RNAcentral holds the sequence, with entries from ENA and SILVA. The RNA shown here (small-subunit ribosomal RNA) has 1394 nucleotides and comes from an uncultured marine bacterium. Its Rfam family is "Bacterial small subunit ribosomal RNA". Rfam links the family to the GO terms structural constituent of ribosome and ribosome.

RNA sequence: GAGUUUGAUCCUGGCUCAGGAUGAACGCUAGCGGGAGGCUUAAUACAUGCAAGUCGAACGGUAACAUUGGAGCUUGCUCCAGAUGACGAGUGGCGCACGGGUGAGUAACGCGUACACGACCUACCUUAAAGAGGGGGAUAGCCUCGGGAAACUGAGAAUAAUACCCCAUGUGGUUAAUUUAACUAAAAAGAUUAAUUAAAGGCUUCGGCCGCUUUAAGAUGGGUGUGCGUACUAUUAGAUAGUUGGUGAGGUAACGGCUCACCAAGUCUACGAUAGUUAGGGGGCGUGAGAGCGUGAUCCCCCACACGGGUACUGAGACACGGACCCGACUCCUACGGGAGGCAGCAGUAAGGAAUAUUGGACAAUGGAGGAAACUCUGAUCCAGCCAUCCCGCGUGAAGGAUGAAAGCCCUAUGGGUUGUAAACUGCUUUUAUACUGGAAGAAACACUCCGACGUGUCGGAGCUUGACGGUACUGUAAGAAUAAGGAUCGGCUAACUCCGUGCCAGCAGCCGCGGUAAUACGGAGGAUCCAAGCGUUAUCCGGAAUCAUUGGGUUUAAAGGGUCCGCAGGCGGUCUUUUAAGUCAGAGGUGAAAGCCUACAGCUCAACUGUAGAACGGCCUUUGAUACUGAAAGACUUGAGUUAUUGUGAAGUGGUUAGAAUGUGUGGUGUAGCGGUGAAAUGCAUAGAUAUCACACAGAAUACCGAUUGCGAAGGCAGAUCACUAACAAUAUACUGACGCUCAUGGACGAAAGCGUGGGGAGCGAACAGGAUUAGAUACCCUGGUAGUCCACGCCGUAAACGAUGGAUACUAGCUGUUCGUCUAACAUUGGUUAGAUGAGUGGCUAAGCGAAAGUGAUAAGUAUCCCACCUGGGGAGUACGGUCGCAAGACUGAAACUCAAAGGAAUUGACGGGGGCCCGCACAAGCGGUGGAGCAUGUGGUUUAAUUCGAUGAUACGCGAGGAACCUUACCAGGGCUUAAAUGUAGUGGGACAGGUCUAGAGAUAGACCCUUCUUCGGACUCAUUACAAGGUGCUGCAUGGUUGUCGUCAGCUCGUGCCGUGAGGUGUCAGGUUAAGUCCUAUAACGAGCGCAACCCCUAUCGUUAGUUGCCAGCGGGUAAUGCCGGGAACUCUGACGAAACUGCCAGUGCAAACUGUGAGGAAGGUGGGGAUGACGUCAAAUCAUCACGGCCCUUACGUCCUGGGCUACACACGUGCUACAAUGGCCGGUACAGAGAGCAGCCACUUCGCAAGAAGGAGCGAAUCUAUAAAACCGGUCUCAGUUCGGAUCGGAGUCUGCAACUCGACUCCGUGAAGCUGGAAUCGCUAGUAAUCGGAUAUCAGCAAUGAUCCGGUGAAUACGUUCCCGGGCCUUGCACUCACCGCCCGUC
Repeated sequence: GAGUUUGAUCCUGGCUCAGGAUGAACGCUAGCGGGAGGCUUAAUACAUGCAAGUCGAACGGUAACAUUGGAGCUUGCUCCAGAUGACGAGUGGCGCACGGGUGAGUAACGCGUACACGACCUACCUUAAAGAGGGGGAUAGCCUCGGGAAACUGAGAAUAAUACCCCAUGUGGUUAAUUUAACUAAAAAGAUUAAUUAAAGGCUUCGGCCGCUUUAAGAUGGGUGUGCGUACUAUUAGAUAGUUGGUGAGGUAACGGCUCACCAAGUCUACGAUAGUUAGGGGGCGUGAGAGCGUGAUCCCCCACACGGGUACUGAGACACGGACCCGACUCCUACGGGAGGCAGCAGUAAGGAAUAUUGGACAAUGGAGGAAACUCUGAUCCAGCCAUCCCGCGUGAAGGAUGAAAGCCCUAUGGGUUGUAAACUGCUUUUAUACUGGAAGAAACACUCCGACGUGUCGGAGCUUGACGGUACUGUAAGAAUAAGGAUCGGCUAACUCCGUGCCAGCAGCCGCGGUAAUACGGAGGAUCCAAGCGUUAUCCGGAAUCAUUGGGUUUAAAGGGUCCGCAGGCGGUCUUUUAAGUCAGAGGUGAAAGCCUACAGCUCAACUGUAGAACGGCCUUUGAUACUGAAAGACUUGAGUUAUUGUGAAGUGGUUAGAAUGUGUGGUGUAGCGGUGAAAUGCAUAGAUAUCACACAGAAUACCGAUUGCGAAGGCAGAUCACUAACAAUAUACUGACGCUCAUGGACGAAAGCGUGGGGAGCGAACAGGAUUAGAUACCCUGGUAGUCCACGCCGUAAACGAUGGAUACUAGCUGUUCGUCUAACAUUGGUUAGAUGAGUGGCUAAGCGAAAGUGAUAAGUAUCCCACCUGGGGAGUACGGUCGCAAGACUGAAACUCAAAGGAAUUGACGGGGGCCCGCACAAGCGGUGGAGCAUGUGGUUUAAUUCGAUGAUACGCGAGGAACCUUACCAGGGCUUAAAUGUAGUGGGACAGGUCUAGAGAUAGACCCUUCUUCGGACUCAUUACAAGGUGCUGCAUGGUUGUCGUCAGCUCGUGCCGUGAGGUGUCAGGUUAAGUCCUAUAACGAGCGCAACCCCUAUCGUUAGUUGCCAGCGGGUAAUGCCGGGAACUCUGACGAAACUGCCAGUGCAAACUGUGAGGAAGGUGGGGAUGACGUCAAAUCAUCACGGCCCUUACGUCCUGGGCUACACACGUGCUACAAUGGCCGGUACAGAGAGCAGCCACUUCGCAAGAAGGAGCGAAUCUAUAAAACCGGUCUCAGUUCGGAUCGGAGUCUGCAACUCGACUCCGUGAAGCUGGAAUCGCUAGUAAUCGGAUAUCAGCAAUGAUCCGGUGAAUACGUUCCCGGGCCUUGCACUCACCGCCCGUC
C1' cells in the first nucleotide's frame, strides 16, 4: 500500500496478501563452472581403523632389521661380536592442561564493558647477576623361580643415569630483630645483625654448543575482586543459622566464613528478595527509513562439559575428552574364580527423524609436539569425493526470412483469427560439451656446496633439493547448430482468456470466495504471463503492523476514567541572590580484539569470493574547562497554599423535642343492602349490620402546598417545625506564616438499594405464597388478600446504567442571555424596599474559533499546554475455571487457557417497516341500491379417474383466462396402421413422359394395384413427374439465457438531471416550510437557479351555434297524386348527414386572501370551474406472465420427440371452489291490443312478399354489394285473467315425435312440438359492484362461425333511482416527521425450550 464488516458511507478494529531471509524439508524438472555450507532430532548406543608422541647428543642395554668384521662349514646357510646404522620393552626428560568436539548444565561476576590487585602465580622464551666442590644408598629393565583362563602379578639376585639423597659454599632468596628517609588505608626500597636455603651432565671438529642451580626483570598465559549492563512469571511476598559482621587460628599462588572456635544479631527484599519455568554469553546474523523486533549454524573470543555422580594425585599449569580411584547404569570377554570399555576427535554403523556427506589423499604448504639436527608424529590443516543446500557467472545460438506458406492443435460471425519470424530456406558464429596438443602459479626455506661481511657463529648472496591437489587451472587445434528447458500461474488482491467436460458432484481455496447445465475460480486443451537450471509448496523470523505507539496510539457514544475522598512512599513543583558542579555541554587522552557492515583501491577474464587501506564501532573510563537550565547547600520574597477578623448562605451532618393532614384499627352513635374492583368480571368484605357518616381514642410511617434546569454535600445522598452540638462554603479586609504545594501505587475512611446477624417495631406498601381473571397455556401483565422486608438501635456486606457513561490540579483562549448567594456604586422610594450597573463565587441555555469518525463539545471543553494517577489492545469462550485474599452466608476482589469465528462494533446516510405521530386522497369505510355465498342449470378450475382425459395461466395481478366459437378438421394427447422426406425454394446429375384427369378393385383410411385417356416445339428446349446429393422438420426442454408483447402497484403524483451550495463521505439541497390544488397544480418564502420524464393541455367521441354541401336523408311554404305513405314536380328553411369554424378562459361581478386560489341558488351562457366519456400508463417493482402467437441463444430427437391416416380423447365424475344464467313470484305470470330506438352486419350473404306446416322450417321468389333493400325492439302503456298455493310461480330432468347444418350429430350440436314438472318460498359465517344518464332493469347488434353447446365477450340504445353526516375505524396509496439490531427490507431479524 491492497483485500475483507455495509444497500452505500466515514471511523474503530481484527484477519489476510504483496517484500526480504533460512544450516531447511517436500513435489516436478535438471547442461556446465567458481565460491561457500552440510545431524537444528537421541549430551541416544556404538562394530572397525586412525586422531600424541618424541628424544640413543640423559641412561642401563640389544628383542627385531641392516651394514661391517669374525668363526663354522655343506659356498649359501648357521653361529658369534653393541663394533656401526639404528632400536622392541624399560629408567629418565619434555609434551600429553595445546590443537579438535559438543552446548547437557548454568539466570551466574557465566558473559560483555570499564577499572583494580598496595592480595597473586607463570614451564618453555628474552635480558641481567652469580654459580655447579665433595660424597652416598637404591631401583626398573635383564636373569632365576612362581601364581593366574586372561588382565595382570609375587619372591630372590645383580645394575645405570640429566632418577633419588647427604655435606660444603651463599651473589642472592626466605624468616626474625634494629634502623634510615619517604609514602600511605595497608606497600616497596636502603643499611646492619642472626638463622636457614642450590646444582647434572651430554655432545664436540676442543673453538664451543646444548643443558643444570639461585636471584631479579621482561614477555606470554592465567587467577582474584568491583561498578554498570545482561530472560519470563506476583495466580511465587517474604527469604536466610555459616546465615550477616567481628576476634583468633588453619588453609590457599593469593584476598575472603574458604574452613574452624568464640562473640554479637545481623543480612537480602516492592528499584522485586526467595521460589518456579526457560536459556550457554558475546563479536555478530536476518529484517527494518530508523528506533526496534527476532536470532546466536558456519568464522572469531570467553565459559561449561567429556557415559551419570564424586574425589584427589602428578604437574609451571588439570581436579585432566583419547590419565588414576570409588559409586551407579549399560555393553563385552570369561576356564565363573575374575576382568575390560567410554567417538559431544576424523571417517563410519544402528536408532530417532521431514532431514544433513567418504570407513578418501597428503604432511607439498600453514601451524603444533619432541629433538642439536636429520627427522618422526599430527583425521589440526591442506586437498579431493557426495548433495542445485545457498550465492555468483556462462550456455542451450545468432542475422535475414510473409502470399504471414502448407499441415496440425485451438477459436470463429465460416470472412477469418491464432500458434507465428516461429518453421522451412540462405549466409554466419563455436562459448560450453566432445576428441587431440601443450601445460602452470602455489616453493619460501631447512639441510648441503660455494662466495662475502664482520662481532668466529651469526647475517647476506648464489647454486642445488622438495607438489597431496594434478596432467588440475589455463592454452591451442578439429568438426558441426551440432551436446543442453523447465516450473508455477492466468476471478480480485496480481502480470496473464478462450473452448470443451462436469453440474453444490468431483474438486479448488492465502483472504474475499468459486461449483446447483452457458464456471476466464473445478478437470483437460489451445493461448498467454512471470521467473528460469531452476520453479513452486510447507515451516519459521522481520517487515508491512502507528496492531504495545521512546521516536509514534488511545479512554463521552467504538475496547478503555478507579463509586468517592484522605494520604505514606514515589513523580512533578512559585520569585530573587550566592556557593557547588551530580545531571548537562565542550576540549583532550585511553579503550572499544580480529573477522563482519560501509567506502576506496587491488587480485582471480567478470561476479560471487579474496586481499590492502580507511572510516565506523551511538559505549565505558580518566582528565581539563563552562554554569544558562535541573539537582544540592545557604539566605531572602509574596503572588501559590494556609491562619485570623468581619459579614453572610444553605433540604450539609448527629442527637433530642414537637405539629397537622391522611391511612388503618378499636369503642360508641346514625343508617341499610350492598360495598369493592375491572376493558369486562370474579375471588374478597357485608343482615353476626359492612360501605357511607359523626364523635372519641390509639398506632406506625411519611412530611401536601411552598417547590423551581432552586440550594447543600467528596460521592452515596439530603425536604414539616424547633433546640443543642459539629462541619463546610462564599465574599470583604488585607493583620500573620513564608512554598508549608499538586497528584498519589500499596494502605485507610465513607459508600444507594437489596441481603445477612441480634434485639425492638409493624399503620400503609409489599418479593415469596394463596385465590380470582386473561390466555392455546399464563408459574406474567390486571384484581382480592398476604409473609419476609420496608422503620429503629448495634454489627456485617462493599456492590449499581455508583452516569456528565467525561479522573484530579494549574494556566491561557471571541461573545450573548438567564438564575442562586454575597459585596460595591447610582437613581427612586423611604419602617424592613425597587430598579439599573460593576464585581466575586456557583448553577443553566445558545454560539465563534478550535477539536471531533460523526453525533456533538465549545471558559463547568471533548480547545491550547504542563504534572500525577487509573485503565484499553478483535468477537466469543468469560468476568468463567483453577489458585489466593476477604466474608456468617450470599458473594466480592484478583483473574487465565484450550477451542472457535472473519468479523464483532461506533456514528451518520438512503430506503423499507412500526398494533409511532401529523396532514391528505380513493365506492376504502360510513350512508344507500342491487347482488354473490343456499337451489337447478351453464361455464372455467382443482381433485380424482383414464390408454389419453394435450399444454399453459395459480393471492390481489389464475379460475365465461389463452379459446372472438373442441362432432371430423382444429389437435398439440392416446390406441392402432403406414412413410423416411410430406410442403416451400434452389442447384447439379440421371431417367420418364405431357402432367393432370377419369373408372374399378382391396382396405378403417392413409395407401397400394389395374384400366382408360393422353402435349407444344423454331428440335436447342419449354412444362411436369420420378429419383439421387445438399440444404429439412420438432406445439421437444430452458420465460431463471433472451427480444417483443402484456398484467399489477396506478392515471397514484411522483421520478430525475445540469450548474451552484452544504457535508471528509454515503448523501443532502432543489423536491423542504406556509398556503392552495384532482395534480411536484400554482403562489409566497427560500442556497438555490433552471431543465427533463410524468400532471395538465394538444387528439377522438359527445352536448350548442354558425358557414358550406344537399343524396339514398329531410319536407316548412308552392303544385300534382293516393285508401294511405316525400309517392312525384320542386325546395335548401328545419331535422339529419359530414367537412370547416365559433364557443369556456375563473374571462366578468361580489366576498375572503399578500398572492395563488377558494366561496356564491351571482350574471351571461347549450355547457362553469379538468362539462361528460375515451385514447394516452413517468423512473421503476414483482428473476410477475408468455420459448404453445412470433422471433431467438444453448441443449436434445433424426426409419423419430419428424410426418400421414382411422378411431378415441380434450365433453369422464364421489367431491371442492370461482364466474354467470334462470328463479323462488302479484312492482308478478299468462292472453289480447297499441307505441317509441340506436348502433352494427349482409352476395357460397341478408332475405321482403306468397304458399305449406301448430312450430322449428320448407318450397317458390322481388329488392339490396346497401343513409336506397333486409330484421315484430323489449321493458312501457291499455284491457282481461290468476289471488298467495310449491301455485296458471319455477322450469331442471326424463319419454316421444320432428326440423336444420354438415361426408358424418353414438360418444358429442342447436332448435321445434307434445307429455313429464325436480330443487327452490329470498339464502349461515363471510363477501362483491356502484356516486348520475351511474346503479338497477329492458331488449337489440356484431365478431368467431357449415352448424352450435353464447346464459360468454364486445358494442348499442330504452326506462331510470337512492345516498354520502363525516374520516374514529378496515383496506390501498401520497407527503412530512420519529424509532430501528430490518436492507432478500416485518412473509425481516432473532432468543430460548424440546